This is a predicted structure of a 73-nucleotide RNA (transfer RNA) from a Candidatus Uhrbacteria bacterium. Its Rfam family is "tRNA". Gene Ontology term of the family: triplet codon-amino acid adaptor activity. The source organism's lineage runs through Bacteria, Bacteria candidate phyla and Candidatus Uhriibacteriota.
[in-house]
RNA sequence: GUCCUCAUAGCUCAAUUGGAUAGAGCACGGGCGUCCUAAGCCUGUGAUGGUGGUUCAAGUCCACCUGGGGACA
Numbered sequence: 001g002u003c004c005u006c007a008u009a010g011c012u013c014a015a016u017u018g019g020a021u022a023g024a025g026c027a028c029g030g031g032c033g034u035c036c037u038a039a040g041c042c043u044g045u046g047a048u049g050g051u052g053g054u055u056c057a058a059g060u061c062c063a064c065c066u067g068g069g070g071a072c073a
Base pairs, nucleotide, nucleotide: 001072002071003070004069005068006067007066010026011025012024013023019056028044029043030042031041032040049065050064051063052062053061
């Protein structure tokens, strides 16, 4: 330098052929619980890497950029 692939919550993962309010576990905040703590139960906060494009509708498709991994040179 060229090509392939990946990027969703603090972490690990879902999300069907493009279509419903983007869900789950752990973690974290609050409450219940307990003499106190813990376990357990209830509840809440929090995410689509960035900029454009296509579409009635984009996490999903397209282009470029950024970052991780890989192949060739």